[in-house]
Context: one part of a larger RNA
RNA sequence: CGCAGGAAAUUUGAGAGACUCUGACCUUAGUACGAGAGGACCGGGUUGGACAUACCUCUGGUGCACCAAUUGUCACGCCAGUGGCACGGUUGGGUAGCUAUGUAUGGAUGGGAUAACCGCUGAAAGCAUCUAAGUGGGAAGCCCGUCUCAAGAUUAGAUUUCCCUGGCGAAAGCCCUAAAGACCCGUUAAAGACCAUGACGUUGUUAGGCUGGAGGUGGAAGCGCAGUAAUGUGUGGAGCUGACCAGUCCUAAUUGGUCGUGAGG
Numbered sequence: 001c002g003c004a005g006g007a008a009a010u011u012u013g014a015g016a017g018a019c020u021c022u023g024a025c026c027u028u029a030g031u032a033c034g035a036g037a038g039g040a041c042c043g044g045g046u047u048g049g050a051c052a053u054a055c056c057u058c059u060g061g062u063g064c065a066c067c068a069a070u071u072g073u074c075a076c077g078c079c080a081g082u083g084g085c086a087c088g089g090u091u092g093g094g095u096a097g098c099u100a101u102g103u104a105u106g107g108a109u110g111g112g113a114u115a116a117c118c119g120c121u122g123a124a125a126g127c128a129u130c131u132a133a134g135u136g137g138g139a140a141g142c143c144c145g146u147c148u149c150a151a152g153a154u155u156a157g158a159u160u161u162c163c164c165u166g167g168c169g170a171a172a173g174c175c176c177u178a179a180a181g182a183c184c185c186g187u188u189a190a191a192g193a194c195c196a197u198g199a200c201g202u203u204g205u206u207a208g209g210c211u212g213g214a215g216g217u218g219g220a221a222g223c224g225c226a227g228u229a230a231u232g233u234g235u236g237g238a239g240c241u242g243a244c245c246a247g248u249c250c251u252a253a254u255u256g257g258u259c260g261u262g263a264g265g
Stems, first nucleotide, its partner, number of pairs: 001152001005163007015149004021049007033038001051106005059100004066093005071086006110144003117137004164264001166175003176262001181259004185201005206252003209248005215241003222235005
């Protein structure tokens, strides 16, 4: 821009794409078959491999604004306690998120038309013949079925709901009017390069803060006590704590602006 008014939702599915794998074991059954050795079809069940998708409860990894330990040095006047720098200085752990080696799920069941092949009826050709007329079965393959996208499918589909019912003029145009809805803007997100998408904007929990909790770390500082001291111990599962879960309008989402018209060849 189009889809013969505008708008918000919900959809149909022409078409396109994805998937399409396979082993072993148990049972049927040591049955059918076979002198024996051996050893099934058909059917039922269990469990794997590779691959794919989703997810983070578990097991782990990472986790550069979390916690602790610790070396050297400098600073805060000194002690104590902290901070800076040294690959995050190093080391031990680790929330959320992300993630695989972790977890879950999938290939199916089924239908149709067929291939090779197997048939029925059956002439040409009094017989025979699956074929010439007619007709049945038959594959991991084909078309559906499953999953995803999908009306720019210009053949532009469907359904539901919402909105607009001025005046003058010959015309050009002028005056009046500005809907539904959308955007700008702002707070933002398990959304994201930007854009887009989703949530929210005081009739508010959208983010931050604060409070509480979870999870992490692992026993803070100060003071007391014991010890010459290093240190230990009590106060006390302490103190601190990013992303997690809630509560709470304390802070910021203020006020506004723009587009979109007047019933539709």
This is a predicted structure of a 265-nucleotide part of an RNA (large-subunit ribosomal RNA, domain VI) from a metagenome. Model confidence (mean pLDDT): 90 of 100. It matches the Rfam family "Bacterial large subunit ribosomal RNA". The RNAcentral record of the full RNA draws on SILVA.